Model confidence (mean pLDDT): 85 of 100. Predicted 3D model of a 101-nucleotide RNA (SAM riboswitch aptamer (S box leader)) from a Chloroflexota bacterium. NCBI's taxonomy places the organism under Bacteria, Bacillati, Chloroflexota.
RNA sequence: ACCUUAUCAAGAGAGGUGGAGGGAGACGGCCCUGUGAAGCCCGGCAACCAGCGCGCAAGCGCCAGGUGCCAAUUCCGGCGGGUUAGCUCGCAAGAUAAGGG
Numbered sequence: 001a002c003c004u005u006a007u008c009a010a011g012a013g014a015g016g017u018g019g020a021g022g023g024a025g026a027c028g029g030c031c032c033u034g035u036g037a038a039g040c041c042c043g044g045c046a047a048c049c050a051g052c053g054c055g056c057a058a059g060c061g062c063c064a065g066g067u068g069c070c071a072a073u074u075c076c077g078g079c080g081g082g083u084u085a086g087c088u089c090g091c092a093a094g095a096u097a098a099g100g101g
């Protein structure tokens, strides 16, 4: 690389730096951005794993060491079912975590 499982409707600064871009990728939308993008620093959110406690267990609680995350549903689109539409269910794709490899 890839495989498996779980989750993805909540949450997170009116700070510093930085200077033009950004929202996974291609395309199409739609949006954010100089009333300053990305990145970096600080700050914060959450609590998957680890640690600790309780419990026969399922699980619950504490903590915050390893990750992760901090516009918009995983911003919306793809495929299939239901549906007049809106919407909804499943799948795919993607992200993250933990195993495997």
Stems, first nucleotide, its partner, number of pairs: 002100007013042001015041003021032003027077003043070003048066002051062004074093001078091005